This is a predicted structure of a 343-nucleotide part of an RNA (large-subunit ribosomal RNA, domain IV) from a Chloroflexota bacterium.
The RNAcentral record of the full RNA draws on ENA.
It matches the Rfam family "Bacterial large subunit ribosomal RNA". Rfam links the family to the GO terms structural constituent of ribosome and ribosome.
The prediction has a mean pLDDT of 89.

[in-house]
Context: one part of a larger RNA
RNA sequence: CUCGGCUAAGGAACUCGGCAAAUUGACCCCGUACGUUCGCAAGAAGGGGUCCUCGUGGCUUUGAAGGGACUUGCGCCCGGAGGAGCCAGGAGGCGCAGCGCAGCGGCUCAAGCGACUGUUUAACAAAAACACAGGUCUCCGCAAACCCGUAAGGGGAAGUAUGGGGGCUGACGCCUGCCCAGUGCCGGAAGGUUAAGGGGAGGGGUUUUCUGCCCUGAACCGAAGCCCCGGUGAACGGCGGCCGUAACUCUAACGGUCCUAAGGUAGCGAAAUUCCUUGUCGGGUAAGUUCCGACCCGCACGAAUGGCGUAACGACUUGAGCACUGUCUCGGCCGAGACCCCG
Numbered sequence: 001c002u003c004g005g006c007u008a009a010g011g012a013a014c015u016c017g018g019c020a021a022a023u024u025g026a027c028c029c030c031g032u033a034c035g036u037u038c039g040c041a042a043g044a045a046g047g048g049g050u051c052c053u054c055g056u057g058g059c060u061u062u063g064a065a066g067g068g069a070c071u072u073g074c075g076c077c078c079g080g081a082g083g084a085g086c087c088a089g090g091a092g093g094c095g096c097a098g099c100g101c102a103g104c105g106g107c108u109c110a111a112g113c114g115a116c117u118g119u120u121u122a123a124c125a126a127a128a129a130c131a132c133a134g135g136u137c138u139c140c141g142c143a144a145a146c147c148c149g150u151a152a153g154g155g156g157a158a159g160u161a162u163g164g165g166g167g168c169u170g171a172c173g174c175c176u177g178c179c180c181a182g183u184g185c186c187g188g189a190a191g192g193u194u195a196a197g198g199g200g201a202g203g204g205g206u207u208u209u210c211u212g213c214c215c216u217g218a219a220c221c222g223a224a225g226c227c228c229c230g231g232u233g234a235a236c237g238g239c240g241g242c243c244g245u246a247a248c249u250c251u252a253a254c255g256g257u258c259c260u261a262a263g264g265u266a267g268c269g270a271a272a273u274u275c276c277u278u279g280u281c282g283g284g285u286a287a288g289u290u291c292c293g294a295c296c297c298g299c300a301c302g303a304a305u306g307g308c309g310u311a312a313c314g315a316c317u318u319g320a321g322c323a324c325u326g327u328c329u330c331g332g333c334c335g336a337g338a339c340c341c342c343g
Stems, first nucleotide, its partner, number of pairs: 001337007009329002013327001018324001026050005035040001037171001051093004056088007066078003070073001094098001106322007113314002118130002134169007146155003172309004177239003182236002184232005191227003197221002202216005240258005267301001268298001279295005
């Protein structure tokens, strides 16, 4: 040093943090709160019992003697002595200790996140990440959409909209506001623009002839797309500024003005989001940059990139307490194995 055991008094003072260790522990009985989706929470919590001997009662099992009817049998029926096991309560006994070893939950309160059981970075991350039932939008009428393949072909599917593909959200409860100006998507087709092509006014070359061949080429006619006109937010997204005003003060229900497509509704809020910030007040502590409850000036919450709640669940994260302890005050002792020195 590694592993194991014990330790006076104290008992988290240790530390980022009770990490580690200790406590608890089985079975039976009693007894169990808030909350709740009535399932749960619950093994809540918190108590008591547990060994041996004797006798009593009950239950289960085995079943002798004896008795009965006969169809006579290694038969049937009644019968319950005795034995065994379990349970209950009674009396007694021993030890410090009776689940005497081993094995075998520590518990409670509060908050955050995620509903849950699951899944994951094989070998530094198991989680509040992924998935998930449920919700919603969208595409697809079947030779489907979509995917693989140059193709043939295959998957979808030997399915057919109560089906299949894709996106977002993520149980459940209450809800999910305003903006279609930009971008996307859908619909519209009058007009504008517009490629090849059609069209050929006109210009040019050759010219000995054929009146030919060649080059160039305006107007005009030309799709989808774009422009344009509408719709659409559980599509991408967005959701203001300045000034004044109430008979103390402060504040501003109120008014003015500028801008916008529209100026953030409900709910929540110093939050996994708050810079200033250890905000302020309250709680808990003797003392609390953490924690809980409030307030709201939200640097820079906010409604399916969902908002706010929520019983149950969690090797998740945070705060507090009880129990318990070598984590610590602060060390000590014992054992086993390494390692070093000497022989």